Predicted 3D model of a 101-nucleotide RNA (SAM riboswitch aptamer (S box leader)) from a soil metagenome. Its mean pLDDT, the model's own confidence on a scale to 100, is 88.
């Protein structure tokens, strides 16, 4: 850079000690009943690889292997379009995350 997916799912113990939820802004939430982050064990899931079927796009089962993930829709919104008297609602972008190349 390209591409697929992003409304589901998933704990306990130890450590650290004040912030954290990608960035910026606005909100709102989490957090000394120790969050975030790190380690151990565990778990969830099924993108890649593998197995079976198939001409193929794929489908199915499994979860040993390579990743990933385990607060809240990517926490919500901010850009555009449509609907709406308004608040708002819907859709699509942008950006981000993860896999594969």
């Nucleotide at each position: 850079c390209u591409u697929a997916u992003c409304a589901a799912g998933a704990g306990c113990g130890g450590g650290c000690g004040a912030g954290g939820a990608a960035u910026c802004u606005g909100g709102u939430c989490c957090u000394g009943u120790g969050a975030c982050c790190c380690c151990g064990c565990g778990g969830c899931a099924a993108c890649c690889a593998g197995u079976a079927c198939g001409a193929a796009u794929g489908u199915a089962a499994a979860a040993c292997g390579g990743u990933g993930c385990c607060a809240a829709u990517u926490c919500c919104a901010g850009c555009a379009a449509g609907c709406u008297g308004u608040c708002g609602c819907u859709u699509g972008a942008a950006a981000g995350a993860u896999g594969a190349g």